[in-house]
Context: one part of a larger RNA
RNA sequence: AAUGCCACUAAUGGAUGCCUUGGCGAUGUUGACCGAGGAAGGACGCACAUGGCGGCGAUACUCGUCGGGGAGGUGCCACGAACCUAUGAUCCGGCGGUUUCCGAAUGGGGCAACCCCUCCAUCGUAAGAUGGAGAGCUAUGCGUAAACAUGAGAGAGCAAUCUCUCAAAAUAGCGCAUAGCUGGGCACGGCUCGAACUGAAACAUCUUAGUAGGGCCAGGAAAAGAAAUCAUCGAGAUUCCCUAAGUAGCGGUGAGCGAAAGGGGAGGAGCCUAAACUCCGAUUAAAUCGGAGGGUUGUAGGGCAGGCGAUAUUCGAUGUGAGUAUGGAUAGCAGAAGGACUCGGAAUAGUCCCCCACAGAACGUGAAAGGCGUGUAUGCGAAAUUCAUGCUCCCGAUAGCCUGUUCCUAAGUACCACGAAGCACGGUAAACUUUGUGGGAAGCUGGGGUGACCACACUCCAAGGCUAAAUAUCAACAUCGACCGAUAGUGAACUAGUACCGUGAGGGAAAGGUGAAAAGCACCCCGGGAGGGGAAUGAAAUAGACCUGAAAUUAGUGGCUA
Repeated sequence: AAUGCCACUAAUGGAUGCCUUGGCGAUGUUGACCGAGGAAGGACGCACAUGGCGGCGAUACUCGUCGGGGAGGUGCCACGAACCUAUGAUCCGGCGGUUUCCGAAUGGGGCAACCCCUCCAUCGUAAGAUGGAGAGCUAUGCGUAAACAUGAGAGAGCAAUCUCUCAAAAUAGCGCAUAGCUGGGCACGGCUCGAACUGAAACAUCUUAGUAGGGCCAGGAAAAGAAAUCAUCGAGAUUCCCUAAGUAGCGGUGAGCGAAAGGGGAGGAGCCUAAACUCCGAUUAAAUCGGAGGGUUGUAGGGCAGGCGAUAUUCGAUGUGAGUAUGGAUAGCAGAAGGACUCGGAAUAGUCCCCCACAGAACGUGAAAGGCGUGUAUGCGAAAUUCAUGCUCCCGAUAGCCUGUUCCUAAGUACCACGAAGCACGGUAAACUUUGUGGGAAGCUGGGGUGACCACACUCCAAGGCUAAAUAUCAACAUCGACCGAUAGUGAACUAGUACCGUGAGGGAAAGGUGAAAAGCACCCCGGGAGGGGAAUGAAAUAGACCUGAAAUUAGUGGCUA
C1' cells in the first nucleotide's frame, strides 16, 4: 500500500413476508332460445366541460306510467362549474315509448357502417319537406294467360304427312294478397361425411375411433318410446344411474375390444291413423279423389247381420281457454343487547361492572367488536308482468257379452342371392337390424322371433304416426372449499383479447399495495430545470409517489493482510 478480504453506511434491484378487488372448483335454487315487430355483433353519435370505460340513440348520461324507497343527487377514472330535490329527486323493479347507420340486411349497387333510385300519402304556388312501401324462396287464395297437344274447317300431296285459319279449355309463366322461412346461439342434441399421429414395443387385419374435424338441422333440452320385445317361472314403452362384469364372448385368439338377461333405484302415461263398412260431395264411359262417421287388435281384433246388456265411470298430453286458491320469480321492510377507566395517533386491546341471544355466519369500522355500521336468526311484503301446481267451468275423449259370415287388418314390403355396414360379435356355425344391385311372397287355415337349420313348444303382430318426466349442457344467484394469492390463480385482479406483431387466418403481453384520513409538503433558501436543504402534516416521510425491501452488483468510510 490495492483491482484482495472484513465491517458499517448508502445506492441499485424487487426476492420474501403480509394483503386481495380477481380467478378456480363443487353443491343447491331459478331460468333457458333470440331474429323481417330487423337479432347476435358492431360503426357513429349523445353530457356544462368529455379522452377512455360503462350507459343511452336525433325523445340520445335519457321519456312515460305503475310500484318500491326516503335524503340526498347530477355513472367511474376525477377534479371544477352550474344546477336538481319532502310538490319526494337520485336510486331499485314491472310494463311501455324512442331506438341513427351497418349487419340475414331485404328497392339497386357497394371496398360493412357508404352511394344511387322508383312509387304512394299528407303539406306546399313551386322548389321541396315529412311519413310509408319496394329482396328471394315455399305454401295457399284470387286474377290473367302462352307455346305444344286436342277438336273443326281449308289448302298441298298418290300416301305418310305438312301448311294455314278458327274454337274451347288446361298448364307453364306473370301480377296481387296472406302466412311462413332466411341470420345468430359457448356447451349440450340428432342425422350425415369422416382422419392421422398413436398402440400392437416393426407393420398390413386390428387399435387410436365412429374419436378429432367438416356439413345439414333442431330444441330448451334433443333423441328414444308403447313390443313382429325379452324370457322360458314369467315380465310388460323409452331414458338415466348402480350392479350383473372386466363375466359371457370377440380378437394377426396379439395388442386390445367387451355385452345382454336378471336384480336394485330415479322417473312413470299412454295414444292417434290406413283399411273393411255407411253417408255426403267432385269427376266421369269407367277407374278414382275429397269430407264426415266407423275403426286400431294378437288368449287375435275390427266390419257386416242377429241377439243380450248399460246410460255409468274414468281420463285429458287436447286448450296462448275462463275463473279461483296456494306457492314461487322480477324491487323491498322490520330485526335484540355497553358503559367507565388505562396505554395509545386511533380501541375492536387490557381492567372493572353489565346486557342480548331462534341473532356468538360474515364483512367493515384509525389494532383484535355478539351488544358501532352493514348484516345474521326469525318474521313480513307486489300496483304491474310472469311461472308452477290443485280445484271448478267450458271443451274433448272413454265400455261390455254371445252367435253367424269370411269383407278388412300398412307390398316392390317381408324374404332370397351378391356387395357392404351396424350389432361387444373382425363371414365366423352367424342368427338379428340397415340396404346398393337383381329377384320377389303369404295375406289370419296368415306372418315374425326364440343366435346356422328342422320339429315341437312358447311368444309377439313388421312394412303409418304422436307422446311429458327421470337425462345432457349453459347462465344467473346463493352457499361452500385440508383451491390460488400477483412468475400463482383465467391469457386478462390494472385501458385485456387491450397494447403490440402479422397482408391475412392468427398470435398475444407486461402492468396490484402511500396513509386511518391527502392531512399529497403552505412558506423560505440553492438551482435554468430536475432535484435538494429547511419549515409544515402525520404515529411514522429511510410512509413523499410511496408497504416490507433479500441477493447478485456499485460507491463511500473504517479496519485486516506484505
Predicted 3D model of a 562-nucleotide part of an RNA (large-subunit ribosomal RNA, domain I) from a Pseudomonadota bacterium. Rfam family: Bacterial large subunit ribosomal RNA. Gene Ontology terms of the family: structural constituent of ribosome and ribosome. Its mean pLDDT, the model's own confidence on a scale to 100, is 81. The full RNA is in RNAcentral, with records from ENA.